[in-house]
RNA sequence: GAUAGAGGCGCGGAAUUUAUCAGUACCGGCGCGGAGGCUGCGGAGCCUUUGAAACGCCGCGAAAGGGAAUUUCGCCGAAAUGCGCAUCACGUCCGCGCGGGUGCGUGUUGGGUAUAUUGCAAACAGCAAUAUAACUGUCACUAUAACAAAUAGUGGAGGGCUAUC
Numbered sequence: 001g002a003u004a005g006a007g008g009c010g011c012g013g014a015a016u017u018u019a020u021c022a023g024u025a026c027c028g029g030c031g032c033g034g035a036g037g038c039u040g041c042g043g044a045g046c047c048u049u050u051g052a053a054a055c056g057c058c059g060c061g062a063a064a065g066g067g068a069a070u071u072u073c074g075c076c077g078a079a080a081u082g083c084g085c086a087u088c089a090c091g092u093c094c095g096c097g098c099g100g101g102u103g104c105g106u107g108u109u110g111g112g113u114a115u116a117u118u119g120c121a122a123a124c125a126g127c128a129a130u131a132u133a134a135c136u137g138u139c140a141c142u143a144u145a146a147c148a149a150a151u152a153g154u155g156g157a158g159g160g161c162u163a164u165c
Base pairs, nucleotide, nucleotide: 001165002164003163004162005161008076010075011074012073013072014071015070016069017068018067027059028058029057030056031055036047037046038045040096041095042094043093079109080108081107082106083105084104085103086102087101088100090099091098110136111135113133114132115131116130117129118128119127120126138156139155140154141153142152143151144150
């Protein structure tokens, strides 16, 4: 340098089913109300005194995202994420902004779990970031103890570790 592997509630994608979302939004009717409404801002346009918004009642009544299970595919920086840049036919008629998708560069994280805080979210589900705590895999050092294996302690990081060439 090349090839092949290991960690385990291991990582990510897809499909199907399903609970929740929610008796919510939308729509229709009635009441009340009396000038606004259509996205955060601006513009244009549209609706509206033949009655806007808000609020209340009745009727009808979803979906997406996120979750779970099963199957399947790709894998072990798997992948996630911070920052910067670029881009998009997305949320939206146009512009700005915000959000989302994709790509590049750079940084961080061995892995899962629990708790706390913050953010996203309908949510006490779950996800992300940070911190803490043990657990676990790996290598190094030390000790038991004299090879190996084993046990214990301390410490490091995946640019690592093991095997073969």

Overview
The RNA shown here (Lysine riboswitch aptamer) has 165 nucleotides and comes from Candidatus Ornithomonoglobus intestinigallinarum. Of the family's consensus pairs, 100% are formed in the model. Rfam family: Lysine riboswitch aptamer. Gene Ontology term of the family: lysine biosynthetic process. About the family: Riboswitches are metabolite binding domains within certain messenger RNAs that serve as precision sensors for their corresponding targets. The sequence is in RNAcentral, with records from MGnify. Taxonomically the source falls in Candidatus Ornithomonoglobus (Bacteria, Bacillati, Bacillota, Clostridia).